[in-house]
Context: one part of a larger RNA
Molecule: large-subunit ribosomal RNA, domain IV
Organism: Candidatus Aquicultor secundus
RNA sequence: CCCUCGUUAAGGAACUCGGCAAACUGACCCCGUAACUUCGGGAUAAGGGGGUCUUUCCUCGGGGCAACCCGAAGAAAGGUUCAAUUAAAUUGGCUCGAGCGACUGUUUAUUAAAAACACAGGUCUCUGCUAACUCGUAAGAGGAUGUAUAGGGGCUGACGCCUUCCCAGUGCCGGACCCUAAGAAGAGGGGUCGUAGGGUAGGAUUGUUGGGGUGGAGAGCCCCAACGAUUUCAACUGAGGGCUCCGAAUCGAAACCCCGGUAAACGGAGGCCGUAAGGGAAUGACGGCCCAAAGGUAGCGGAAUUCCCGGCGGAUAAUUUCCGUCAUGUCGAAAGGCAUAACGACUCGAGCGCUGUCUCAACGAGGGACUCG
Repeated sequence: CCCUCGUUAAGGAACUCGGCAAACUGACCCCGUAACUUCGGGAUAAGGGGGUCUUUCCUCGGGGCAACCCGAAGAAAGGUUCAAUUAAAUUGGCUCGAGCGACUGUUUAUUAAAAACACAGGUCUCUGCUAACUCGUAAGAGGAUGUAUAGGGGCUGACGCCUUCCCAGUGCCGGACCCUAAGAAGAGGGGUCGUAGGGUAGGAUUGUUGGGGUGGAGAGCCCCAACGAUUUCAACUGAGGGCUCCGAAUCGAAACCCCGGUAAACGGAGGCCGUAAGGGAAUGACGGCCCAAAGGUAGCGGAAUUCCCGGCGGAUAAUUUCCGUCAUGUCGAAAGGCAUAACGACUCGAGCGCUGUCUCAACGAGGGACUCG
């Protein structure tokens, strides 16, 4: 010198960002206890007082057949040690004002415990059950062996008083019409195949005439040609039809557009000028104009929000903090507004008590450091 403790004259927060740390208080019994309040609390509020031992008396309780024993409250007198008897240990410091969050809870394991998260309560919205929604490619599972007093999602955050105006934009919900997409439909047209039918050459049948052959110069039979008739049909044509291509009318969803609704949906909630009560000045109830979907209501307000210390008042000898008030304010109504008893290892301010936090340091104990061994 360091660490962990103990004690301290006088003062008592002068320390410090800040009473950080320490100290005070403390258990039990008796008395007593305010504002406020959701009547439960607040409250151990605050603030006071007490205690040992002996003897006597008194009032009770329990046990025992009884003698008696045990225990509790109280009164009087007396005694010992005392600075101090809940004799050690364990064991709330208190009050006042304000902010935030209602509360108990939860959280950054290892720099944040909070005003953050959650919460009961409120509200909006989706969902009729094979529910919505979530996971999974699917099967399937959760939701739920639940069923709208149920389940999912969003916002807000006990309770109390309340929650204004705006649907123009965006979103969502509802409605109606039109145009269309894919697709359907298929008037009509093209290509191709080719049926019925038509139909020429040809074939077949047959009539007449002529010629030839055979036969007897006959009849008959056979062959050829011409002209007719009948029939069947290659080619060709081809109604209908098959296949195929194109294709008009017509039908045809959602979305957009259109018409409504909806803000505890996302969000938004103006400007310029003039003028009085009232003598002057000031202010502006009132009026005019422009713009807008509508122009910020109640409440609160230099605030966890006000721009270096806004003005005034309180508290102090002195206060950029704190409390009250004022109002041209980046406040403002479930990204809730304003209040609020109780609660908080939360934050800010003030006071009492208390103290080595300090004026200002000292001494002591234990353990280190240091020296020697």